[in-house]
Context: one part of a larger RNA
RNA sequence: CUGGGCUUAAAGCGCAUGUAGGCGGCUGUGCAAGCGUCGGGUGAAAUCCCUCGGCUCAACCGAGGAACGGCUGGGCGAACUGCACAGCUUGAGGCAGGUAGAGGUACGUGGAACUCUUGGUGGAGCGGUGAAAUGCGUAGAUAUCAAGAGGAACGCCGGAGGCGAAAGCGGCGUACUGGGCCUGUCCUGACGCUGAGAUGCGAAGGCUAGGGUAGCGAACGGGAUUAGAUACCCCGGUAGUCCUAGCAGUAAACGAUGCCUACUAGGUCGAAGGUCUUCUGACAGGGUCUCGGCCGAAACUUAAGCGUUAAGUAGGUCGCCUGGGGAGUACGGUCGCAACGCUAACACUC
Numbered sequence: 001c002u003g004g005g006c007u008u009a010a011a012g013c014g015c016a017u018g019u020a021g022g023c024g025g026c027u028g029u030g031c032a033a034g035c036g037u038c039g040g041g042u043g044a045a046a047u048c049c050c051u052c053g054g055c056u057c058a059a060c061c062g063a064g065g066a067a068c069g070g071c072u073g074g075g076c077g078a079a080c081u082g083c084a085c086a087g088c089u090u091g092a093g094g095c096a097g098g099u100a101g102a103g104g105u106a107c108g109u110g111g112a113a114c115u116c117u118u119g120g121u122g123g124a125g126c127g128g129u130g131a132a133a134u135g136c137g138u139a140g141a142u143a144u145c146a147a148g149a150g151g152a153a154c155g156c157c158g159g160a161g162g163c164g165a166a167a168g169c170g171g172c173g174u175a176c177u178g179g180g181c182c183u184g185u186c187c188u189g190a191c192g193c194u195g196a197g198a199u200g201c202g203a204a205g206g207c208u209a210g211g212g213u214a215g216c217g218a219a220c221g222g223g224a225u226u227a228g229a230u231a232c233c234c235c236g237g238u239a240g241u242c243c244u245a246g247c248a249g250u251a252a253a254c255g256a257u258g259c260c261u262a263c264u265a266g267g268u269c270g271a272a273g274g275u276c277u278u279c280u281g282a283c284a285g286g287g288u289c290u291c292g293g294c295c296g297a298a299a300c301u302u303a304a305g306c307g308u309u310a311a312g313u314a315g316g317u318c319g320c321c322u323g324g325g326g327a328g329u330a331c332g333g334u335c336g337c338a339a340c341g342c343u344a345a346c347a348c349u350c
Base pairs, nucleotide, nucleotide: 003322004321005320006319007304008303012318014201015200016199017198021194022193023192025088026087027086028085029084030083031082033081034080035077036076037075038074040072041071042070049065050064051063052062053061054060091191092188093187094186095184096183097182098181099180103177104176105175106174107173108172109171110154114150115149116148117147118146119145120144121143125136126135162169163168206247207246208245209244210243211242215241216240220236221235222234223233258317259316260315261314262313263312266295267294268293269292270291271290273288275286276285277284300305323350324349325348332343333342334341
């Protein structure tokens, strides 16, 4: 390389939008590029292969055939691919009417708790731990009552519940706004799927500038513990955590499982809708579509397990892997204010 693979052995890009490219529903007509068939030209000789022959055999040599997998122009064919035209509605999208939701952004607002400030009561301890101590307190702490200030987070509801592409999203209200699902089958008529590059989004921590800072709290200081204790425990505490604008671009960014489509037993629980049955109807039951879980048939899997939310059976397309260490490193390139990120080896060694 061919190939075989990617839940856990190496291997799914963190997620999306989308360019090129690859792939693409049903029907008809035409063309004939691919395709099939027929014959034409060419494909030097030698070599290789087959047969026969010449050196006593063989190597070697001679002769004939085959082959030369290819290229090229011509006739015919039209199922499939392609191209052109015409049509279709099931894929896709739109429209109308409903519906659930911590989906997003901005502004406003509420109560509990906490800390601080002021005042009242009160008068010796409080706090903390395994036990203590550092610490706080007669300049009146802790406790308690009242008033005020501030920042951050939203208890119960709350759920194996919901929403979002992922990251993620949870008090309440208003405005603006994205997506989903259901029902109708009214419209367009393949408008689709994937997606190298590219672009956007992207937890925490980190960076720049400005603000903010209640609690918590890397670093740091102190008290303990200990042989030591650069820790675990305790008392403090700066960055940070919060906001605005920008940068950064990583993660066990996990379902360790790319996306799309079709097909292949069921059972059960939950969530959102619409529907049928019972005269009506709370309710109950049946069937249906979508979403989230569990258990399981067949199948698959080394096994664990997976099993209509597949890791089953297939197709399309992208990404990735190819023994361990060296190493996600060096060098080079690129990005960044930096920290660093992305791309990515060799020698050597087992």
Annotation
Small-subunit ribosomal RNA, central domain from an uncultured prokaryote, 350 nucleotides, folded computationally. The prediction has a mean pLDDT of 90.